Overview
The part of an RNA shown here (small-subunit ribosomal RNA, 3' major domain) has 483 nucleotides and comes from a metagenome. The full RNA is in RNAcentral, with records from SILVA. It matches the Rfam family "Bacterial small subunit ribosomal RNA". Gene Ontology terms of the family: structural constituent of ribosome and ribosome.
[in-house]
Context: one part of a larger RNA
RNA sequence: UGACGGGGGCUCGCACAAGCGGUGGAGCAUGUGGCUCAAUUCGAGGCAACGCGAAGAACCUUACCGGGGUUUGACAUGCUAGUGGUACAGACCUGAAAGGGCGAGGACCCGGGCAGCCGGGAGCUAGCACAGGUGUUGCAUGGCUGUCGUCAGCUCGUGUCGUGAGAUGUCGGGUUAAGUCCCUUAACGAGCGAAACCCUUGUCCUUAGUUGCCAACGGGUAAUGCCGGGGACUCUAAGGAGACUGCCGGUGUCAAACCGGAGGAAGGUGGGGAUGACGUCAAGUCAUCAUGGCCCUUAUACUCCGGGCUGCACACGUGCUACAAUGGCCGGUAUAAAGGGAAGCAAGACCGCAAGGUGGAGCGAAUCCCACAAAGCUGGCCCCAGUUCAGAUUGGAGGCUGCAAUUCGCCUCCAUGAAGUCGGAAUCGCUAGUAAUCGCGGAUCAGCCUUGCCGCGGUGAAUAUGUUCCCGAGCCUUGUACA
Numbered sequence: 001u002g003a004c005g006g007g008g009g010c011u012c013g014c015a016c017a018a019g020c021g022g023u024g025g026a027g028c029a030u031g032u033g034g035c036u037c038a039a040u041u042c043g044a045g046g047c048a049a050c051g052c053g054a055a056g057a058a059c060c061u062u063a064c065c066g067g068g069g070u071u072u073g074a075c076a077u078g079c080u081a082g083u084g085g086u087a088c089a090g091a092c093c094u095g096a097a098a099g100g101g102c103g104a105g106g107a108c109c110c111g112g113g114c115a116g117c118c119g120g121g122a123g124c125u126a127g128c129a130c131a132g133g134u135g136u137u138g139c140a141u142g143g144c145u146g147u148c149g150u151c152a153g154c155u156c157g158u159g160u161c162g163u164g165a166g167a168u169g170u171c172g173g174g175u176u177a178a179g180u181c182c183c184u185u186a187a188c189g190a191g192c193g194a195a196a197c198c199c200u201u202g203u204c205c206u207u208a209g210u211u212g213c214c215a216a217c218g219g220g221u222a223a224u225g226c227c228g229g230g231g232a233c234u235c236u237a238a239g240g241a242g243a244c245u246g247c248c249g250g251u252g253u254c255a256a257a258c259c260g261g262a263g264g265a266a267g268g269u270g271g272g273g274a275u276g277a278c279g280u281c282a283a284g285u286c287a288u289c290a291u292g293g294c295c296c297u298u299a300u301a302c303u304c305c306g307g308g309c310u311g312c313a314c315a316c317g318u319g320c321u322a323c324a325a326u327g328g329c330c331g332g333u334a335u336a337a338a339g340g341g342a343a344g345c346a347a348g349a350c351c352g353c354a355a356g357g358u359g360g361a362g363c364g365a366a367u368c369c370c371a372c373a374a375a376g377c378u379g380g381c382c383c384c385a386g387u388u389c390a391g392a393u394u395g396g397a398g399g400c401u402g403c404a405a406u407u408c409g410c411c412u413c414c415a416u417g418a419a420g421u422c423g424g425a426a427u428c429g430c431u432a433g434u435a436a437u438c439g440c441g442g443a444u445c446a447g448c449c450u451u452g453c454c455g456c457g458g459u460g461a462a463u464a465u466g467u468u469c470c471c472g473a474g475c476c477u478u479g480u481a482c483a
Stems, first nucleotide, its partner, number of pairs: 001483002003480003007477007015467002019430005026321008034312002042053002064307007073130001077129007088105001092101003108121005132296002135294003141290002143285003146281001148279001153192006159168003172183003198273004203241007213230002217228003244267001247261005323423001327382007339370003344363002349358003389420001394415007436459007
């Protein structure tokens, strides 16, 4: 100087408490361990691995296993030699394919030349350098990332103090979300962080008015901004205004600031996001990529078919659906936002109980489509039961995608109807448009195991005015046989 303490002081954080909903019990989905296996490819391992890499494992992917095949190679560059019936290649033979064999036909470019033709190139063949490696080392590395933590810290120049390590500044008194600001002060300044600048959302104004909108006027319809028209309104999207403790009162050291109030759409950082200091964990990644060393080179490279990554006594994590009446089922009815669409989204119509099919208007989309939002409201049935709860499992019949759904896809209908009556010890999330609950969209994608992930809106709470305790963190101080 740090680190540590079941030392002290001060202070924060859904850390506890107060509250709401869960997990832990059930079934299923998914990841992991274990076991099994020819293989169940690899990585990730307390927080910070385990719906993680994977925003799509039937083939492909694919790295694994079995078998079949290739060896200058699927891919790059260079060199040497050869090559016109050459490159390419219909058919044929073998084969599961890849590959191998045979081979009708049969070229291209440049220079010279009228032309025959000559020379060269591309291509191909043989050979040599080399290619190739998801082989190894993340404890050789770059880059990227996680984490402490959006915590308020981490440093420097000069000066001063100390023999020195170092200290001071950065401490103290206030204050703040903040090393934020003020005051004091052997310190005076400065940098990286904090804040601000950026995006979004909430109010208003201006400009603009189609594909959006429809108040007034006119026309029209069974009905609809449908039409003429209009720019008022909504909205769209560009610019601007607005919030700064600016104003008032009080408290405070004549300070910073805090408390209350006015005005205001918004008030003291308005809400949300992006943004992550010096560093820590030899944290993670050699399988995104890059890369040193080492290793393989008829194989640890390449290719094909099939299988596996989906195995199942079991254990754990994360979720979904439930156990019901604030509910289930049936009928009627209202209201979103954000997205996507051309090898695409697909309307009306018709067929089918349905999944879906036929067909194809319109739309590269504020125009058309996906697209009926659902919870809600309303009417009816159920009457507390393993039920008109719950839907696993299984049988049958179909639909769709795709070369192909057996291992191993999704969906529909009929039948079947399991466990489950609110879950031990323990444990998680959340402080407001949040939790809870309801549906909608997208990426990946032929299809889909998506209940995941990332977004969107609808309905919409309770509780905390406390810091004793648990966990983590910051500052000051103290002890130390630790570095």